[in-house]
RNA sequence: GCAAACCCGACCGAAAGGCGGGGACGCAAAGUCACCGGUCUAAAGGGCUCCGGCCCCACGACAGCGGGAUUGCCG
Numbered sequence: 001g002c003a004a005a006c007c008c009g010a011c012c013g014a015a016a017g018g019c020g021g022g023g024a025c026g027c028a029a030a031g032u033c034a035c036c037g038g039u040c041u042a043a044a045g046g047g048c049u050c051c052g053g054c055c056c057c058a059c060g061a062c063a064g065c066g067g068g069a070u071u072g073c074c075g
Stems, first nucleotide, its partner, number of pairs: 001027002006022004011018002025064001031070003035067003038062003045056004
């Protein structure tokens, strides 16, 4: 310097999640980038249906899951 869980929002989002305020478990790139693997969600789309719903699916998300790329301070 950053800020997990958790709390609040008469903020965004279908959700996952994000954003703002509080908070502090941790982090020597816990800065940035979804390129590879992984994880979460499943709106749109597709399939099924006893019409209640169920299943598949990322073009959504996680950079504080691992790898990689890239920028930067000191020695």
Molecule: c-di-GMP-I riboswitch aptamer
Organism: marine sediment metagenome